[in-house]
């Protein structure tokens, strides 16, 4: 340092304010959020000055939660799966910087839900630490 197994622990956020109504955090008006890795012209930090380390996309690549199927069913495997233009710099920008905008599982509910309640004290992409092997 990488790799197999193993064990710990950690791992998701949001309707203030106001209209209509018998009734709505569901519907107007308007506010508020942005899971995980990668990728990346961001931004700071150190010195050994060309390198480290910390950070950098909801809308790109992947990917988890929900649903579906099927199967040898504590699981695996498949599958479905939401959304962006613009103008500027610039060698190069879906990521920077200005500006418009767009999306959000199932179920419930005195009324339709990203933001309330519920399955979830659950799973969980995956981070961080240790152990053991074997190179």
């Nucleotide at each position: 340092u990488a790799c197999a197994u193993c064990c710990u622990u950690c791992g998701g956020g949001g309707c203030u304010g106001g209209g209509u109504g018998a009734a709505a955090u569901u519907c107007c008006c308007g506010a508020c959020c942005g899971g995980c890795g990668g990728u990346g012209a961001u931004g700071g930090c150190g010195c050994u000055u060309g390198c480290g380390c910390c950070u950098c996309a909801g809308u790109c690549c992947g990917u988890g939660a929900c649903c579906c199927g099927c199967c040898u069913u504590u699981g695996g495997c498949g599958g479905u799966g939401g959304a962006c233009c613009u103008g500027g710099u610039g060698a190069a920008a879906c990521u920077c910087c200005g500006g418009g905008a767009c999306c959000g599982a199932c179920a419930g509910u005195g009324a339709a839900a990203g933001u309330c309640u519920g399955g979830a004290u659950g799973g969980g992409a995956g981070a961080a630490g240790g152990a053991u092997g074997a190179a």
The RNA shown here (FMN riboswitch aptamer (RFN element)) has 135 nucleotides and comes from Marinithermofilum abyssi. It matches the Rfam family "FMN riboswitch aptamer (RFN element)". Rfam links the family to the GO term FMN binding. Its mean pLDDT, the model's own confidence on a scale to 100, is 82.